[in-house]
RNA sequence: CGCUCAUCCAGAGUGGCAGAGGGAACGGCCCGAUGAAGCCACGGCAACCGGUGGAGCUGACGUGCUCGACGGCCAGGUGCCAAAUCCGGUCGGAACUAAAAAAGUUCCGGCGAAGAUGAGAA
Numbered sequence: 001c002g003c004u005c006a007u008c009c010a011g012a013g014u015g016g017c018a019g020a021g022g023g024a025a026c027g028g029c030c031c032g033a034u035g036a037a038g039c040c041a042c043g044g045c046a047a048c049c050g051g052u053g054g055a056g057c058u059g060a061c062g063u064g065c066u067c068g069a070c071g072g073c074c075a076g077g078u079g080c081c082a083a084a085u086c087c088g089g090u091c092g093g094a095a096c097u098a099a100a101a102a103a104g105u106u107c108c109g110g111c112g113a114a115g116a117u118g119a120g121a122a
Base pairs, nucleotide, nucleotide: 003120004119005118006117007116008115013042014041015040016039017038021031022030023029026088027087028086043081044080045079047078048077049076050074051073052072054067055066056065057064085114089111090110091109092108093107094106095105096104097103
């Protein structure tokens, strides 16, 4: 740089340096001098790897009940800490707008594209 698989509707800040941009690309739409990106310190979240181990119910206890191969806990390795991956593809369904139709908007489901993160193999 590519490949395979999985996940991406939740969650997570203060201060210092810095000084105009950032949200992957494109089009929107947002965030930003009430300081963007980046760097540092401490803090937090918990997706995967890792460690540990059942979880819930009951005021408590348990020879109780229910659920279960992961749901709990830890936070070691990465990662992450505005908005659904911020929204935007296609197919189908429902509702609304409309006299009917087309088109549009919203919601639900399936299948994709691209991206991000992790793990693995090469």
A computed fold for a 122-nucleotide RNA from Akkermansia muciniphila, annotated as SAM riboswitch aptamer (S box leader).
Rfam family: SAM riboswitch aptamer (S box leader). About the family: The SAM riboswitch is found upstream of a number of genes which code for proteins involved in methionine or cysteine biosynthesis in Gram-positive bacteria.
Its mean pLDDT, the model's own confidence on a scale to 100, is 78.